The RNA shown here (Bacterial large signal recognition particle RNA) has 268 nucleotides and comes from a Bacillota bacterium.
The coordinates come from a structure-prediction model, not an experiment, and the mean pLDDT is 76.
The gene name in the source record is ffs.
It matches the Rfam family "Bacterial large signal recognition particle RNA". Clan: SRP clan. By type it is a non-coding RNA gene.
[in-house]
Formats: sequence, C1' cells, structure tokens
RNA sequence: CCGUGCUAGAUGGGGCAGUAGCGGAGCCCUGUACCUGACAAUCCGCUAUAGCGGGAUCGAACUCCCGCCCGAGGGCAUGUCUUGUGGGGCCAGGUCGGCGCAAGCGGUGUCGAUGGCCGGGUCCCGGGCAACUGGAACGCCGUGAACCCCGCCAGGUCCGGGAGGAAGCAACGGUAAACGGUGGCAGCCUUUGUGCCACGGGACGGCCUGGCCGGAGCUAACUGCGCCGGUGCCGCCCGGAAGGCAGUGUUCGACGGCGGGUGCACGG
Repeated sequence: CCGUGCUAGAUGGGGCAGUAGCGGAGCCCUGUACCUGACAAUCCGCUAUAGCGGGAUCGAACUCCCGCCCGAGGGCAUGUCUUGUGGGGCCAGGUCGGCGCAAGCGGUGUCGAUGGCCGGGUCCCGGGCAACUGGAACGCCGUGAACCCCGCCAGGUCCGGGAGGAAGCAACGGUAAACGGUGGCAGCCUUUGUGCCACGGGACGGCCUGGCCGGAGCUAACUGCGCCGGUGCCGCCCGGAAGGCAGUGUUCGACGGCGGGUGCACGG
C1' cells in the first nucleotide's frame, strides 16, 4: 500500500416551552434523514456515558469525532410607537377663567382720538305743585230713642167746691248720637313702583350729553405673548398587560464551508 472480516460510531440536528436536570412527546427552524412496541402529556423513559426494548443497513471516512468560519431561526436585555388598564399629581402642555401687552388682524379717529377744564342729565334728600288712593268734615236722601230728647199729648193720675189748672205714658210727628246711600267745587288730613313740572341742597365714582383747550391716537373681538388661578377630561409621571416596528448587545444555534483527528484481527 492492497484485500477480507470486525468494532467504536452513524442512519438527522437545533431553538422555545416544560423539567431538579436529560431525552422523548407539543410549537417553530433547518431540509429528506431505517423499521418496530395495544411506549407516552394530568405523561413516558432515564440520571451527568442522562430515552428504553427488539430488529435491519452502512461502517473507519463524502458519511464518524473535534476545532474555526458562515449563518436560517429562536431566547433574554434595551429602545420606540399604538391600544387597553391600576394609581398619582395641577407639573412645563391642552382646556377654562381673570389681569396685562399691542406684533398681526379687525373696528374707530384730522367730519378731531386719548387727555384736561366748565356745565347738564342719570342717583340721593327736603319741602312745593300736580296726579292718584283713602279718610274726616260738609251738602242732600233714608233709617234712627220703652224711660233718663222735643212737640202735641187720647185714656188714666194729681190740685181745686167749681170754673179751671199741672205733670205726663202710649200712639202720632220730629230730632240727637249712630248707621247706610249719594255728591263733588274749593279748602283739610293721608297714601304712592306717579310726574318730558318747578325750587333748594348733596353726591359728583361710572355712564350719557353740550361747550372750550389741544392735536394723534384709541380699542382689544380674533391670532399671538406674559402673569395669576381653576380643572385629572386629555397630555404628563409611576406601575403593569397586549400588539407592532427598528436597531444594538448578549446567548443558543440547523444547513453549509475549511482544517485536523480516529481503531482491531488475518492474508498478500
């Protein structure tokens, strides 16, 4: 070096989940990689040589083992966005209110702004006048007193010898107080959500208005800015959940590539 027969080993691997851990069974990636068990998820088989039992094929190299590279894919951490959720707080935003500014916009102003001076009104007080409400008084009408009101007084009573006289009830007539109705001029008292009314006084801040001075601003509705305050409805802050996206770090890592390593026996 060649041939024959064997042996280790191979006939898939990996991630997640699960487990004290390993492997299977589940999901996913890779990609083609024997068969089988009345084996198996509320489980089955095992224990760091970590599936078990039985069988078949290949077999020391394309195939087995190790290292490196590449890297499908997965896990973890971090970032960001969206949608729910528990809580917090008026915090710097939104939103609402107030005050201020006047850049923009609008309005207004030389047909005279802001401002200043003088006056009037609006407001208050007083009494007046007028109006209105009510009342008293008054006038007229009516009612109106058992007796203590009037007139006239039948009957009866009293005085008188008589003539005659006296007081006087009822009825009748009247009247007082009082009551009711009615009238309305002037005067009286009173009331008032009254008055283009007049007078005096006060207040004179605001608003309206007249006159004068003076000569360019005034206003703040809207946009904007500043300050103060209200409000968890949103933003915000803290926690947690689901989903999306992108990058980074870390970890495992299939397929593939490169390099290295690996027996025993017999014969020539």